[in-house]
Context: one part of a larger RNA
């Protein structure tokens, strides 16, 4: 992992509610005795306890009292009590599992830590301290050189002891092997034997180590510790159907009290929608009359300061400032005016018939989350924090390719038919419909992205200008004279630069727009004929389209593929939900009767936690009543029946005991808790 077993609201005193049963102004026995057919049954037993009168502290009075001078006010004048069940609370372990931990006795130093006693080990090199001898100097102190000698927490290197890097192996969980590194005469290593003990030891200190356990060992107990916390918590149908708020809390994973559920008993008129009328209100939009900013102007005032000019002193001033006027942009804390929406009362009409409200009995829940709308914080978010509808939570079907909250729809059973969103080339059910246009980008076929800013990409609106007195564009020709304008300057002649830019012949031609030369030359250009022929130049506006467009394995419009099967606009058919509509059936509720049922009504019948209700099934007792050796229980299969738990029958193994009805008792239903045990 699978299977089989096993596995969780229980039992008691007490309170309280509801249901039935007894008695009833009473109601009831406890303990404990006595009889008997003796784990019981029957009789005795009112001892105690509820109730039968409250009200006040209290004296005390009393269907009243108390408080108050009163008026009033608060409390009070109601049938109960016993038992059994059933729901809820309280103390107890209290639905079952699961903690680190606390605190008490006791076992451990055969691992380990330090420490005593009392034994044992350390191949081999190397290096050469003192100390002795001798030699030389020296007056001595002492110095040096040779030999000799064999210290050292001295050096290389085995055993033995340790565990530095790093990589590779290997394990039957649990510190192993091989590489490579450290010490290896020393605070060395090591054998026995022995000392310290749990808030204690021992510690060259790492909170190390005290037998795979150590920021306080390990065993039994206290123990079923506590756990607001995880996880689980066993048949079946019915009807209802929440909440994720407020407000307290050493309160935020809790919990009480209110709000929302659900039973139950009493209750009379309420109430949902629409529609009118008669009101409320200052939001959104707007708007500047008031308040406060804003941007330009006109006008007017020497007026705080600056600035000029002036000899006190005064003049000016396009700096600057005040008014006012006109126009420009604007408000959450402006508002002359003012929507929708949402409410108040009133009447019509709908609707409802205990839906409403009161009072009891049970509860869940107080972690909420998404569209959309309006704020507030934020640069922003699938951000946070209100508020109002909805939704999922707790909602199934259809449609978004798939997709809790987006669209359509709220699913009792079956069967037919017609719709909604959203679709109708093909996968894939319904058009390769109809009509008119746009696009050339595969742009789109997805608003599941795209901006500033750009396009002589292309349609369609609109202006103004030039045009058969010939427009535009293209080809031919011509584009000149004073004059190389003056200046400057090596030069400067249209064309480095300054200045001026005039006349003149013309059809027309700049003292020149651009390349060019050293300067000239030289080549276009303005402008002008001529050919040539019919529209042509500017600007604006919209519509589709282009660039602007950068992510990581090839790659996504759901896919194929489409030039429509894209995109705008109108039209007409289909197709598509559990929606609607028809027909049949089940249940619920509510009313009627001849009442476990019938017959009628029905805007009823999704549903998490929750609360009622009505039933199957297992063991056992009691009673009545039955089945089996001509085959029980079990087990294997098959068949009918019931919505369903489940129930009856055949067959076939099996061989000795099992039902059925009524009433009661319960160690009463398993798939799950990293469940227990066993099996494989």
């Nucleotide at each position: 992992g699978c299977c089989a077993g096993g596995g969780a609201g229980u039992u008691u005193c007490u309170c309280u509610a509801u249901g039935u049963g007894g008695c009833g102004a009473g109601g009831c026995u406890a303990a404990c005795c006595u009889u008997c057919u003796a784990u019981g049954a029957a009789g005795g037993g009112u001892a105690a306890c509820c109730g039968g009168a409250g009200c006040g502290a209290a004296a005390g009075c009393a269907a009243g009292u108390c408080a108050g001078a009163a008026a009033u006010g608060g409390c009070g004048u109601c049938a109960g009590u016993c038992a059994c069940a059933u729901g809820g609370a309280u103390a107890a372990g209290a639905c079952c599992u699961g903690a680190a931990g606390c605190c008490g006795g006791g076992u451990g130093a055969u691992c380990u830590a330090u420490u005593c006693g009392u034994g044992g080990g350390c191949a081999a090199g190397a290096u050469g301290a003192a100390g002795u001898c001798u030699c030389u100097c020296g007056a001595a102190a002492g110095a040096g050189g040779g030999a000799u000698g064999g210290a050292g927490g001295u050096c290389u290197a085995a055993a033995c002891g340790a565990g530095u890097g790093u990589u590779g192996g290997g394990u039957a969980c649990a510190u192993c092997c091989a590489u490579u590194u450290c010490g290896a005469u020393g605070a060395c290593c090591u054998g026995u034997g022995a000392a310290u003990a749990g808030g204690a030891g021992u510690g060259a200190a790492a909170a190390g180590c005290c037998u795979a356990u150590c920021u306080a060992a390990c065993c039994c107990g206290g123990c079923a510790a506590u756990g607001g916390c995880u996880g689980g918590u066993u048949c079946c149908c019915g009807c209802u159907g929440a909440a994720a708020u407020a407000u307290g809390c050493c309160u935020c994973c809790g919990u009480a009290u209110a709000g929302u559920c659900u039973c139950g008993u009493c209750u009379a008129u309420c109430u949902u929608g629409u529609u009118a009328u008669c009101g409320g209100u200052g939001u959104a939009a707007a708007g500047u009359a008031c308040g406060a900013a804003u941007a330009a102007a006109a006008u007017u005032c020497g007026c705080a300061g600056g600035g000029g000019c002036u000899u006190u002193u005064g003049c000016c001033u396009u700096c600057g400032g005040g008014a006012u006027u006109u126009u420009u942009u604007u408000c959450a804390a402006c508002u002359c005016a003012g929507a929708a929406u949402c409410u108040g009362a009133u009447a019509a009409u709908u609707g409802a018939c205990u839906a409403u409200g009161a009072c009891g009995g049970g509860a869940a829940a107080c972690a909420g989350g998404g569209u959309g709308u309006g704020u507030a914080c934020g640069u922003a978010a699938g951000g946070u924090a209100c508020a109002c509808c909805u939704c999922c939570g707790a909602g199934a079907c259809c449609a978004g390719a798939a997709u809790a909250a987006u669209g359509g729809a709220g699913a009792c059973c079956a069967a037919a038919g017609u719709u909604a969103a959203g679709g109708c080339c093909c996968c894939a059910a319904a058009a390769u419909g109809u009509u008119u246009g746009c696009u050339a980008a595969g742009u789109g076929u997805a608003u599941a992205u795209a901006a500033a800013a750009g396009g002589u990409g292309u349609c369609u609106u609109a202006a103004a200008c030039c045009u058969g007195a010939g427009a535009c564009a293209g080809u031919a020709g011509g584009g000149a004279u004073g004059u190389a304008a003056g200046c400057u300057u090596a030069g400067a002649a249209g064309c480095a630069g300054c200045u001026a830019u005039c006349a003149u012949u013309c059809a027309a031609a700049g003292a020149a727009a651009g390349c060019g030369u050293a300067a000239c030359a030289g080549c276009u250009c303005a402008c002008c004929u001529a050919u040539c022929a019919a529209g042509g130049u500017u600007c604006a506006a919209g519509g589709c389209c282009c660039u602007g467009a950068a992510a990581a394995u090839g790659g996504a419009c759901g896919g194929g593929g489409c030039u429509a099967a894209g995109c705008a606009a109108a039209c007409u058919g289909c197709c598509g939900a559990c929606a609607c509509u028809u027909u049949g059936g089940c249940a619920g509720c509510g009313c009627u009767c001849a009442a476990u049922g019938a017959g009628u009504g029905u805007u009823u019948g999704g549903g998490u936690a929750a609360g009622c209700g009505g039933g199957c099934g297992u063991a056992c007792u009691u009673a009545u009543u039955g089945c089996g050796c001509a085959g029980a229980a079990a087990u294997a299969u098959c068949u009918u029946c019931g919505a369903g738990a489940g129930a009856a029958g055949g067959u076939g193994u099996g061989g000795a005991g099992c039902g059925a009805u009524a009433a009661g008792u319960a160690a009463u239903g398993a798939g799950a808790a990293u469940c227990c045990u066993g099996g494989c």